[in-house]
RNA sequence: UUCUUAUCAAGAAAGACCGAGGGAUUGGGCCCUAUGACGUCUUAGCAACCUUGUACAAGCCUGGUGCUAAUUCCCUUCUCAGUUAUACUUUAGCUGAGAGAAGAUAAGAA
Numbered sequence: 001u002u003c004u005u006a007u008c009a010a011g012a013a014a015g016a017c018c019g020a021g022g023g024a025u026u027g028g029g030c031c032c033u034a035u036g037a038c039g040u041c042u043u044a045g046c047a048a049c050c051u052u053g054u055a056c057a058a059g060c061c062u063g064g065u066g067c068u069a070a071u072u073c074c075c076u077u078c079u080c081a082g083u084u085a086u087a088c089u090u091u092a093g094c095u096g097a098g099a100g101a102a103g104a105u106a107a108g109a110a
Stems, first nucleotide, its partner, number of pairs: 001110008013043005021032003027075003044068003048065003053060002072102001077099009
C1' cells in the first nucleotide's frame, strides 16, 4: 500500500508551544476558531479491537494500537412507503425507513 472481517446514535480533559484556519472529498448547509481553533509535545481520561495473567464464564489486571465538539455534524447514490402540487396516471418537492458508496478504527492476510 492492497484485500477480508467487525464496529461507527454511548464514552472521555488540562497545561505548554505554534499562529489561521479547521470540521476527509463533489457540491450545498451548519458549526468550531485571536476568550487561540487545527497541529505537535506532556500528563490525565475513555474503552472499540487485539494481547498478558488469573479465574477456567462474566469480570479484573498487563501491554499494543486507537480515541477524548456536534450521529461518520447533516444532506448530496439507489430502492421502498407516505404526502403535497401538477399532469391525467406523468413529473417534481417534502418526510420516514432500508441498502450502498466513501471514510475512520482494529485484527488478520498478501